[in-house]
């Protein structure tokens, strides 16, 4: 790089340098940005995976990781109300909730 396996709607700050963009990509929406964005560094705080203690419940904060918004939201399947059209039924738009998968992140194992 590649595979497998599990997790993610909780939670969690500043300061210095930087100077315009940002949250994977694509389209699309709102949101957030000179009342300083991405990124760096430093010091703190979360505790998701390991790891230690502990023994069915927590705790530590060693290793990565994380530290606006649900993985920002929505686009791909599947179901339900509704609302319009049409109306015996059913179908089609729209909208809202609900599931599931795809992708991306992290983790730990392997290759």
């Nucleotide at each position: 790089u590649g595979c497998u396996u599990a997790u993610a709607g909780a939670g969690a700050a500043a300061g210095a340098c930087g100077g315009a963009g940002g949250g994977a990509u694509u389209a699309g929406a709102a949101c957030c940005a000179g009342c300083g964005a991405a990124g760096u560094c430093u010091u703190g705080g979360c505790a998701a995976c390991c790891u230690g203690u502990g023994c069915u419940u927590a705790c530590a904060a060693g290793g990565u990781g994380c530290u606006a918004c649900a993985u920002u939201c929505u686009a791909c399947g599947g179901g339900a109300a509704c609302u319009a059209u049409a109306u015996u039924a059913a179908a089609u738009a729209g909208c809202u909730c609900c599931u599931g998968a795809a992708a991306g992140a992290u983790a730990a194992g392997u290759u």

Notes
SAM riboswitch aptamer (S box leader) from Pedobacter metabolipauper, 111 nucleotides, folded computationally. Its mean pLDDT, the model's own confidence on a scale to 100, is 83. It matches the Rfam family "SAM riboswitch aptamer (S box leader)". Gene Ontology term of the family: regulation of gene expression. The sequence was found by an Rfam model in a public genome assembly.